[in-house]
Molecule: c-di-GMP-I riboswitch aptamer
RNA sequence: AUCGAUAUUUGGCAAAGCCGGAGCGAUCCGGUGACGCAAAGCUAUAGGGGCUCGCAAGAGCCAGCCAGUUGCCGGG
Numbered sequence: 001a002u003c004g005a006u007a008u009u010u011g012g013c014a015a016a017g018c019c020g021g022a023g024c025g026a027u028c029c030g031g032u033g034a035c036g037c038a039a040a041g042c043u044a045u046a047g048g049g050g051c052u053c054g055c056a057a058g059a060g061c062c063a064g065c066c067a068g069u070u071g072c073c074g075g076g
Base pairs, nucleotide, nucleotide: 002076003075012037013036017032018031019030020029021028022027035064041069042068043067047066048065049062050061051060052059053058
């Protein structure tokens, strides 16, 4: 430099459900909880996709769908 999730340590994150709160809603925040995750880190004005509100124009939500981008340890 490159490939990769095949092996490991110290660790990290936290689905559903439940409780409290915000929102018309998707959904979000805090607590609890652990289904999973080698990027479940970051990005929603690069893009695809899904979802909500709205008669429409349009306005929003999702990064734990794909994607983009950055990166630790160890292995080849």